[in-house]
Molecule: RNase P RNA; transfer RNA
Organism: Binatia bacterium (SeqCode)
C1' cells in the first nucleotide's frame, strides 16, 4: 500500500429573538425539559392485587460446562464438533428406553431384505425350481466402517494385520464440560427431537387501564317464571329461624383446598366516565482506587438528571465545522477563493436489566492474510 | 400506555411435512347455445402462500426475527 476480521465512542456546537411544559418565587423572573435505539412488546425483574402464593394433574419454557447477576432465553471465561490460509465465525442434553415417519425413485429405509448377480443341487432343458451368500449392480439425501491378505462351492470381521470410530476398565491432569496415556470387546447400531417422547433444572394468574383514596350519583331498582333435599328448634300447624348438601363469586385450563356470599334463572334496564396518589433518589449517574483474564463485585468522593393525560421538549435568523456539486486561481499530491446544495433512524408515559429491529455521516482501538522497501 | 389475534389467486376460503411450482366458489376471458342479452354447457387464465432467514432429503404447514391489519381493557350500582 492492499484485502479482511472483532470491538468501541459521537451521531451536532455557540450566540441572539419568538414560544411550549414542568417546578420555585420576593410574581419582577430564575431553574430543569428526550434516546441510543425512547421503538418492537421478544425474555426477566422491581411493585399491585388475588390467600402467606398452598398440594396435585396438565401446559409452557431453557439445553454443552463453570461462574457473574435481583433475575433472565442475557452477559464473561473455557470444552467439544464444523467453516476459512488466519484473525476469527458458525453450532451444542438423549435416536443404543420407547413410538411414530422417511414421499418419487429403488430389491430393500430397519428384530433387514433379495431384483440383477454369485455358488451348490435338481431339471419336464422353459435363462424354470429349491437351497446358500451379501462382495459387486442400480435407486436415492441417506444403503448395516475402509484397505489388503488368508478363507470359502459362492462369500461375509468369518479370521488377521493396519486404519478410522463406539463401547468399557484402570491411572494421571481439570471444579467441571472434557484432555492424556495403557488394557480388554470385532462392538461397527442410518436419519429425524425447531416429530411424539425422556432426562434434568425453571415455571402460580394478571398487569400502572396493576391497585389505593376523596368527591359527585344512583336503582341492592322493574317485569315475568320457578322456588329443591336431610338434620335441628320454634310452633297459633300455615309456617318460620339456625345449619349442612347444593349454588354464585374469587379462581383467567382442570381437580382439591382456602376464602367471601347466598333464594334460583330469563328479560330489559341506569350513572360517573372528575380529582388526588402509585410517579421520579434509583439493581441511578460521574470519577478515582482495590479484587477478579473477563462479566462483575467492593471502598471512597461528587451530581441530582424530563415527566404530562389530546399529551411540553419547537421555530427563525446569524456564526463557525464536516460533506457533495460548479466556477476561478495556483499547480506535483494539494491548497485557496465565490456561489449552491445535504446531515439520517426516530421520539419518554410505572421503573430497571436485557435482546432483537431501524440509523445519514464522523471518528477510535487491536488484530490477520498478501505484496513491496529497508 | 397494556395485552390478545389475523395475513393463501381480484374476493371468499381448502390445506395442519413429500401424492402441493397449492385445490374450490364468485368474479374475468373464450367458445357452443340464443333473434341478443341473461342463465347453462365446455375450455382457459389467475398465487413471490406479507417478508427475511432457520430446522429438515424436503416448508404454505414446524421455529426465529420483522412488516401489515384488526380487536379487547378503567370506576360505582
Nucleotide at each position: 500500500g492492499g484485502a479482511g476480521g472483532a470491538g468501541g465512542u459521537c451521531g451536532c456546537g455557540c450566540a441572539g429573538c419568538c414560544g411550549c411544559u414542568c417546578g420555585c418565587u420576593g410574581c419582577g423572573g430564575c431553574g430543569g425539559g428526550a434516546g441510543g435505539a425512547a421503538a418492537g412488546u421478544c425474555c426477566g425483574g422491581a411493585c399491585u392485587c388475588c390467600a402467606u402464593a398452598g398440594g396435585g394433574c396438565a401446559g409452557g419454557g431453557u439445553g454443552g460446562c463453570c461462574g457473574c447477576u435481583a433475575a433472565c432465553g442475557g452477559c464473561g471465561g473455557c470444552c467439544c464438533g464444523g467453516a476459512g490460509u488466519g484473525a476469527u465465525c458458525c453450532g451444542g442434553g438423549g435416536a443404543a428406553a420407547g413410538u411414530g415417519c422417511c414421499a418419487c425413485a429403488g430389491a430393500a429405509u430397519a428384530c433387514a431384505g433379495a431384483c440383477c448377480g454369485c455358488c451348490g443341487g435338481g431339471u419336464u432343458c422353459g435363462u424354470c425350481c429349491c437351497g446358500g451368500c451379501a462382495a459387486g449392480g442400480u435407486u436415492g439425501a441417506a444403503a448395516a466402517g475402509g484397505u489388503g491378505a488368508g478363507g470359502c462351492a459362492a462369500g461375509a470381521g468369518c479370521u488377521c494385520a493396519c486404519c478410522a470410530g463406539a463401547u468399557c476398565c484402570g491411572c494421571c491432569c481439570g471444579u467441571g464440560a472434557g484432555g492424556g496415556c495403557c488394557g480388554a470387546u470385532g462392538c461397527u447400531g442410518g436419519g429425524u427431537a425447531a416429530a411424539c417422547c425422556c432426562c434434568a433444572c425453571c415455571u402460580g394468574g394478571a398487569g400502572c387501564a396493576a391497585g389505593a383514596c376523596c368527591g359527585a350519583g344512583u336503582a341492592g331498582a322493574a317485569g315475568g317464571g320457578a322456588g329443591g333435599u336431610c338434620c335441628g328448634g320454634c310452633u297459633a300447624c300455615g309456617g318460620c329461624c339456625g345449619g349442612g348438601c347444593g349454588c354464585g363469586g374469587g379462581u383467567g385450563g382442570c381437580c382439591c383446598g382456602c376464602c367471601c356470599g347466598u333464594u334460583c334463572c330469563c328479560u330489559c334496564g341506569g350513572g360517573u366516565c372528575g380529582g388526588u396518589c402509585g410517579c421520579a433518589g434509583g439493581a441511578u449517574c460521574c470519577g478515582u482506587c482495590g479484587g477478579g483474564c473477563a462479566a462483575c463485585c467492593g471502598g471512597c468522593g461528587g451530581a441530582c438528571c424530563a415527566g404530562a393525560u389530546g399529551a411540553a421538549u419547537g421555530g427563525c435568523u446569524g456564526c463557525a465545522g464536516c460533506u457533495c456539486c460548479c466556477g476561478c486561481u495556483u499547480u506535483c499530491u494539494g491548497g485557496g477563493c465565490g456561489g449552491g446544495g445535504g446531515a439520517a433512524c426516530a421520539g419518554a408515559a410505572u421503573c430497571c436489566g436485557g435482546c432483537u429491529u431501524a440509523c445519514a455521516g464522523a471518528c477510535c482501538u487491536c488484530c490477520u492474510c498478501c505484496g513491496g522497501c529497508g | 400506555g397494556c395485552c390478545c389475534c389475523g395475513u393463501u389467486c381480484g374476493u371468499c376460503u381448502a390445506g395442519u411435512g413429500g401424492c402441493c411450482g397449492a385445490g374450490g366458489a364468485c368474479a374475468c376471458c373464450g367458445c357452443c347455445c340464443u333473434c341478443u342479452c341473461a342463465a347453462g354447457g365446455c375450455g382457459g387464465a389467475g398465487a413471490u402462500c406479507g417478508c427475511g432467514g432457520g430446522u429438515u432429503c424436503g416448508a404454505a404447514u414446524c421455529c426465529c426475527g420483522c412488516a401489515c391489519g384488526g380487536g379487547g381493557c378503567a370506576c360505582c350500582a